[in-house]
About this RNA
The RNA shown here (transfer RNA) has 73 nucleotides and comes from a Candidatus Gottesmanbacteria bacterium. Its mean pLDDT, the model's own confidence on a scale to 100, is 81. Taxonomically the source falls in Candidatus Gottesmaniibacteriota (Bacteria, Bacteria candidate phyla). It matches the Rfam family "tRNA". It is annotated as a transfer RNA. Rfam's curators write: Transfer RNA (tRNA) molecules are approximately 80 nucleotides in length.

RNA sequence: GACCGCUUAGCUCAGUUGGUAGAGCGUCACGUUGACAUCGUGAAGGUCGGUGGUUCAAGCCCACCAGCGGUCA
Numbered sequence: 001g002a003c004c005g006c007u008u009a010g011c012u013c014a015g016u017u018g019g020u021a022g023a024g025c026g027u028c029a030c031g032u033u034g035a036c037a038u039c040g041u042g043a044a045g046g047u048c049g050g051u052g053g054u055u056c057a058a059g060c061c062c063a064c065c066a067g068c069g070g071u072c073a
Stems, first nucleotide, its partner, number of pairs: 001072007010025004019056001027043005049065005
């Protein structure tokens, strides 16, 4: 320098054909216990890496940039 893949909650990851975002673990509260753990119920937590574009509508499509990983030179 060229090409490929990935980037979504604190962590690990889903998200199909574009229709307004979820799970597990974790955190917090409550119940249960003498107390802890386990278990049950509920809650908080995201402008989906960034900037533009297409569209009535973008996590999803397009371009560029950034970060991480890889292949080639």